[in-house]
RNA sequence: CCACGACAAAGGCAAACCCGCCGCGAGGCGGGGACGCAAAGCCCAAGGGCCUCCGAAGUAAGGGAGGCGGCCGGGCCGCCGAA
Numbered sequence: 001c002c003a004c005g006a007c008a009a010a011g012g013c014a015a016a017c018c019c020g021c022c023g024c025g026a027g028g029c030g031g032g033g034a035c036g037c038a039a040a041g042c043c044c045a046a047g048g049g050c051c052u053c054c055g056a057a058g059u060a061a062g063g064g065a066g067g068c069g070g071c072c073g074g075g076c077c078g079c080c081g082a083a
Base pairs, nucleotide, nucleotide: 004081005080012037013036017032018031019030020029021028022027035070041076042075043074044073047072048071049068050067051066052065053064054063
């Protein structure tokens, strides 16, 4: 340095839920709160997937516009040092 990830150490983040605000909505922001996370740090939604709205429509398929990265995945940076 790379790989790897401990009944190690110092720390970090923050699910559900609650409150407030924004949004038609998925959802986002702030506060509380911890289910968990070795990247649950950053970027990518033109890799896949899921969700919302609109209109269409006999039912569908298909169309348009949005959302989700803690659904999987890809890229970049990074703490520590047992096996």
Molecule: c-di-GMP-I riboswitch aptamer
Organism: uncultured Truepera sp.